[in-house]
RNA sequence: CUCGAGGCAGGGUGAGAUUCCCGACCGGUAGUGAUGAUGCUAUGUUGACUUCUACAGUCAAUCAAAGUAUCUUAGUCUGCGAACCGCCACAGGCGGCUGAUGCGGUGAAAUUCCGCAACCGACGGUACAGUCCGGAUGGAAGAG
Numbered sequence: 001c002u003c004g005a006g007g008c009a010g011g012g013u014g015a016g017a018u019u020c021c022c023g024a025c026c027g028g029u030a031g032u033g034a035u036g037a038u039g040c041u042a043u044g045u046u047g048a049c050u051u052c053u054a055c056a057g058u059c060a061a062u063c064a065a066a067g068u069a070u071c072u073u074a075g076u077c078u079g080c081g082a083a084c085c086g087c088c089a090c091a092g093g094c095g096g097c098u099g100a101u102g103c104g105g106u107g108a109a110a111u112u113c114c115g116c117a118a119c120c121g122a123c124g125g126u127a128c129a130g131u132c133c134g135g136a137u138g139g140a141a142g143a144g
Base pairs, nucleotide, nucleotide: 001144002143003142010022011021012020024131025130026121027120028080029079030078031077036071037070038069039068040067041066043064044063045061046060047059048058049057050056075119076118084096085095086094087093088092101117102116103115104114105113123134124133125132
């Protein structure tokens, strides 16, 4: 310096609701991670060639298990950020607060894989809002 958040289809009630009801949809950031993909390495296997044959060697293919590299893999796990609250010598800084997962399967090992069923989501506005409008053409964890 650049980048740095997604989402109510369809329907019901009503004067009025993307706010209620049925139903639909979404998932910041780093880590961990038994996910998946691709490449490479040496081994094995098969085939061809060299050879009278065998051994051995060279080349190619391929699957298997292994090693390794890159990319990828959690809304609910571990940190962090935003929002919110408080204080201050109030550009700003410091502190506080900070949501939600179970069961089954595989396995040596999984709140991460697979299956099923759940659950969570700041403040202000408005017919009660994770999804609309607003602070915000903002800020930030961080990434390049």